[in-house]
RNA sequence: AUGCAUUUUCGGGGCAAGGUGAUUAUCGUGAGUGCUGCGGUAAAAUUCCUGACCGGCGGUAGAGCCCGCGACUGACAGAGCGAUCUGUCAUUGAUAUGGUGCAAUUCCAUAGCCGACAGUACAGUCUGGAUGAUAGAAGAUGCUU
Numbered sequence: 001a002u003g004c005a006u007u008u009u010c011g012g013g014g015c016a017a018g019g020u021g022a023u024u025a026u027c028g029u030g031a032g033u034g035c036u037g038c039g040g041u042a043a044a045a046u047u048c049c050u051g052a053c054c055g056g057c058g059g060u061a062g063a064g065c066c067c068g069c070g071a072c073u074g075a076c077a078g079a080g081c082g083a084u085c086u087g088u089c090a091u092u093g094a095u096a097u098g099g100u101g102c103a104a105u106u107c108c109a110u111a112g113c114c115g116a117c118a119g120u121a122c123a124g125u126c127u128g129g130a131u132g133a134u135a136g137a138a139g140a141u142g143c144u145u
Stems, first nucleotide, its partner, number of pairs: 001145001003143008015051001017050003023043007052125002054115002056069004064113002073090007095111005117128003
């Protein structure tokens, strides 16, 4: 240094500050009760509006938006008493211009865009599956060349 086996650990971030108020409760109003209407008070979206913030892994001139992978979701097959596990396939969002340079949709400048499912006043950011899991990363031991 190469290959194989066993094993350990790590491995996803983000609503500051304001506005509005669907809706709910309560008080008053009228001969009485009730409905409706009107007026007051309180609660009320981290989801709406202004604005703010975030960006897994491998590749490559350094990447949320190029190429690929993982997870989530669906279908099929196999194993299992079952929970579930394994594999295959499918689905799966978003960028341009200019500059530098041998080389960059990756750097710099500018202007944009994207973000699963369930819950809830409509969610990339809250709660939940998830103290989960994975792409992978860093070691250790033994053997082999």

Background
Model confidence (mean pLDDT): 83 of 100. A computed fold for a 145-nucleotide RNA from a Kiritimatiellia bacterium, annotated as FMN riboswitch aptamer (RFN element). Of the family's consensus pairs, 100% are formed in the model. The organism belongs to Kiritimatiellia, within Bacteria. Rfam family: FMN riboswitch aptamer (RFN element). Gene Ontology term of the family: FMN binding.